A computed fold for a 352-nucleotide part of an RNA from an uncultured prokaryote, annotated as small-subunit ribosomal RNA, central domain.

Context: one part of a larger RNA
RNA sequence: CUAGGCGUAAAGGGCAAGUAGGCGGAAUUAUCAGUCAGGUGUUAAAGGCAUGGGCUUAACCGAUGUAUAGCAUUUGAUACUGUAAUUCUAGAGUGAAGUAGAGGAAGACGGAAUUCCAGGUGUAGCGGUGGAAUGCGCAGAUAUCUGGAAGAACACCGAUGGCGAAGGCAGUCUUCUGGGCUUCAACUGACGCUCAAUUGCGAAGGUGUGGGUAUCGAACAGGAUUAGGUACCCUGGUAGUCCACACAGUAACCGAUAAACACUAGGUGUUGGUGUCGUUAGAAAGACCUCGGUGACGUAGCUAACGCGUUAAGUGCAUCGCCUGGGGAGUACGAUCGCAAGGUUAAAACUC
Numbered sequence: 001c002u003a004g005g006c007g008u009a010a011a012g013g014g015c016a017a018g019u020a021g022g023c024g025g026a027a028u029u030a031u032c033a034g035u036c037a038g039g040u041g042u043u044a045a046a047g048g049c050a051u052g053g054g055c056u057u058a059a060c061c062g063a064u065g066u067a068u069a070g071c072a073u074u075u076g077a078u079a080c081u082g083u084a085a086u087u088c089u090a091g092a093g094u095g096a097a098g099u100a101g102a103g104g105a106a107g108a109c110g111g112a113a114u115u116c117c118a119g120g121u122g123u124a125g126c127g128g129u130g131g132a133a134u135g136c137g138c139a140g141a142u143a144u145c146u147g148g149a150a151g152a153a154c155a156c157c158g159a160u161g162g163c164g165a166a167g168g169c170a171g172u173c174u175u176c177u178g179g180g181c182u183u184c185a186a187c188u189g190a191c192g193c194u195c196a197a198u199u200g201c202g203a204a205g206g207u208g209u210g211g212g213u214a215u216c217g218a219a220c221a222g223g224a225u226u227a228g229g230u231a232c233c234c235u236g237g238u239a240g241u242c243c244a245c246a247c248a249g250u251a252a253c254c255g256a257u258a259a260a261c262a263c264u265a266g267g268u269g270u271u272g273g274u275g276u277c278g279u280u281a282g283a284a285a286g287a288c289c290u291c292g293g294u295g296a297c298g299u300a301g302c303u304a305a306c307g308c309g310u311u312a313a314g315u316g317c318a319u320c321g322c323c324u325g326g327g328g329a330g331u332a333c334g335a336u337c338g339c340a341a342g343g344u345u346a347a348a349a350c351u352c
Base pairs, nucleotide, nucleotide: 003324004323005322006321007306008305012320014201015200016199017198021194022193023192025088026087027086028085029084030083031082033081034080035077036076037075038074039073040072041071042070043069048066049065050064051063053061054060091191092188093187094186095184096183097182098181099180103177104176105175106174107173108172109171110154114150115149116148117147118146119145120144121143125136126135162169163168206247207246208245209244210243211242216240220236221235222234223233258319261316262315263314266297268295269294270293271292272291273290275288276287277286301308302307325352326351327350334345335344336343337342
């Protein structure tokens, strides 16, 4: 490379936007580039294959025929693809009317808890553990009451629930703002799908500068435990945890399942809409259909099995990424990015 694969055996890029590239809806006409058919020329000889011949046979040798597929040129075919033109509305988008939501950013406010400070009451313990001790406390702690300060997180509602591309998002209110879904079918008329490169976003931890620091808490100290105990347990506690701006760019970034489209039994729960029926004074409830999401079952089918099963791991189609025995190794070297930590790309010897 081919081929076979990628939920769990090796393998889906963390996610998105998107250039080149690849692929692309319906109708008509033109063209004939691809495509298909025929003719001609050429593709040296040798070689291959077939036939029969010559050395006693074979190898070997020579003869005749033939094949392969390419290239050039020419004559046709016109379904498909391409190209050009015209048209269409089923894809895609715009518009109008509704609608749900922890989607994002900024600002303001709230109560509970925690710790600390001040004061009151009050007295000998508190705390902690398997049991203790370190620690705190007669300089009055713990407990309890009142007042104050600070920072961080938002009980109940809360869900098998919702939103977001992913990471992720939850007290309340305001402002700004993105996306979705439903219905109508007014408009555009294939404007689409996928996507190397590139760009942006990307938990926690980490880094820089400046703030902040209530809690928790790497490091560190002490007390225990233990044969030891650089741990697990306890008492403290710095960075950090929080904010602003910048960097970093990784995760079991998981559905371990790339994104798009189409097709293929069902019933069942839940969530957001439209419609019909129904109820009612008017509503709400309820029933049915339908579109979108999210669950648990399950048929066919698939699967090594587990399981998946209209949210496919079924059946197709087009595109990207990735895999090719274990270790060495996601390492070395080089390159590149980074303040650093380190990231990305990525071998080989050797060995089993």

The full RNA is in RNAcentral, with records from ENA. The prediction has a mean pLDDT of 85.